[in-house]
Formats: sequence, C1' cells, structure tokens
RNA sequence: GCCCUCGUAGCUCAGUGGAGAGAGCACGGCGUCCGAGCGUCGAGGUCGCUGGUUCAAUCCCAGCCGGGGGCA
Repeated sequence: GCCCUCGUAGCUCAGUGGAGAGAGCACGGCGUCCGAGCGUCGAGGUCGCUGGUUCAAUCCCAGCCGGGGGCA
C1' cells in the first nucleotide's frame, strides 16, 4: 500500500429499510430486620464520524477514523 471483517448502554452482544432502539451482566430505589441471595421497579444510547440514496436509514452506498485478520 491492497483486500476481508467488526464498530449499537459501563461490559458482552442481538436487531436490521416502516418508525416508542433491545437482552444479559453491572449500577440505583424499594420489599424480604442488615448483608448476601431472591423479587420488583428504574436510570443509562448523537447505533464511530461526515456525506449520499430513499417518502422513510441503526440497517443500503461512498469516504474517513479506530479494532482484528490476510496479502505484498
């Protein structure tokens, strides 16, 4: 330098053009006398960035940035 793949909550990941963005763990409140455990409620997201396609984009396209892998 080229190619492939991934980037979604603090962490591990799901989702996939149609419209309130999710799960588990972690975190906070409450209950069980306290803790643990269990139950229940809750908070937490510019879906990496910019642009494009579309009536509509987390999802499709391009570039860039970052992680991983391969080739030279």
Molecule: transfer RNA
Organism: Micromonospora tarensis